[in-house]
Context: one part of a larger RNA
RNA sequence: CUGGGCGUAAAGCGCGCGUAGGCGGCUUAGCAAGUCAGGGGUGAAAUCCCGGAGCUUAACUCCGGAACUGCCCUUGAAACUGCUGAGCUAGAGUGUGGUAGAGGAUAGCGGAAUUCCUAGUGGAGGAGUGAAAUCCGUAGAUAUUAGGAGGAACACCAGUGGCGAAGGCGGCUAUCUGGGCCACAACUGACGCUAAGGCGCGAAAGCGUGGGGAGCAAACAGGAUUAGAUACCCUGGUAGUCCACGCCCUAAACGAUGAGCGCUAGACGUUGGGACUUUAUGUUUCGGUGUCGCAGCUAACGCGUUAAGCGCUCCGCCUGGGGAGUACGGUCGCAAGAUUAAAACUC
Numbered sequence: 001c002u003g004g005g006c007g008u009a010a011a012g013c014g015c016g017c018g019u020a021g022g023c024g025g026c027u028u029a030g031c032a033a034g035u036c037a038g039g040g041g042u043g044a045a046a047u048c049c050c051g052g053a054g055c056u057u058a059a060c061u062c063c064g065g066a067a068c069u070g071c072c073c074u075u076g077a078a079a080c081u082g083c084u085g086a087g088c089u090a091g092a093g094u095g096u097g098g099u100a101g102a103g104g105a106u107a108g109c110g111g112a113a114u115u116c117c118u119a120g121u122g123g124a125g126g127a128g129u130g131a132a133a134u135c136c137g138u139a140g141a142u143a144u145u146a147g148g149a150g151g152a153a154c155a156c157c158a159g160u161g162g163c164g165a166a167g168g169c170g171g172c173u174a175u176c177u178g179g180g181c182c183a184c185a186a187c188u189g190a191c192g193c194u195a196a197g198g199c200g201c202g203a204a205a206g207c208g209u210g211g212g213g214a215g216c217a218a219a220c221a222g223g224a225u226u227a228g229a230u231a232c233c234c235u236g237g238u239a240g241u242c243c244a245c246g247c248c249c250u251a252a253a254c255g256a257u258g259a260g261c262g263c264u265a266g267a268c269g270u271u272g273g274g275a276c277u278u279u280a281u282g283u284u285u286c287g288g289u290g291u292c293g294c295a296g297c298u299a300a301c302g303c304g305u306u307a308a309g310c311g312c313u314c315c316g317c318c319u320g321g322g323g324a325g326u327a328c329g330g331u332c333g334c335a336a337g338a339u340u341a342a343a344a345c346u347c
Base pairs, nucleotide, nucleotide: 004318005317006316007301008300012315014201015200016199017198021194022193023192025088026087027086028085029084030083031082033081034080035077036076037075038074039073040072041071042070049065050064051063052062053061054060091191092188093187094186095184096183097182098181099180103177104176105175106174107173108172109171110154115149116148117147118146119145120144121143125136126135162169163168206247207246208245209244210243211242215241216240220236221235222234223233258314259313260312261311262310263309266292267291268290269289270288271287272286273285274284275283276282277280296303297302320347321346322345329340330339331338332337
């Protein structure tokens, strides 16, 4: 390179926006770049192939043909691709009217619980475990009552329920704000799809500065266990967890399944709308989310209108195991490190 692949064998970028590029709906007129047909020129010879001939044969040599799949010129064709013009509405978008939602940001408010402080009652234990001990307590603990402080998280509702591109989002109220879905079919008239670079978002942990600190809790200390126990269990406990601003940019970032479109039996749940009727376990239609299942696919498991089926377009990625997601170099970062990414050698 070809060919084959990417749910689990190697392989879908964590997710989006979007530049170049690639690809692109229906009708019609023109052009003739791609495309197709005819003619002409050229495509040296040798070689290769075919038919003959000559050395006793062969290798070899000679003759003829074919071929040289290419390029250029010219005359035409106009279906397809392209370009130009005109038009269309089924893609896409706008509008109007509805609608569900933990979608996002900011501010405020609420109750339960834990801890701590103050005061009252009370008087010997409490806590903890497999059993204990460290630990707390006559300087009055635990328990209980009243008051107060503070931080964090929001029981029930709660649901293979909802929303979001993903990460993710859950008490209540207000303000600001993004997207979806449904109905109507008024408007624009292909404005579309994908997306190398690029830009943005991106759990947790971690980092910087300043706050905050109730509970929990890496590190650490002690008590146990044990042959030992740098653990599992227990008592404590600091970073951190929380807030603001700025970094980091990784994950089993998973549906281990890229995005868009078309086509291909059904059945039963659930969720958000619409239409109809004989108004009820009703019929029907769009959008989501689940379970099962025909055809088909798959190495099997399984997938199965939410495809891993049948097709088209575009991007990303894979090429035996180890060495190694490492070294070196580059880029980024305060650092931790991230990203890009080999080879020797070895089986």
Model confidence (mean pLDDT): 88 of 100. The part of an RNA shown here (small-subunit ribosomal RNA, central domain) has 347 nucleotides and comes from a metagenome. The full RNA is in RNAcentral, with records from SILVA.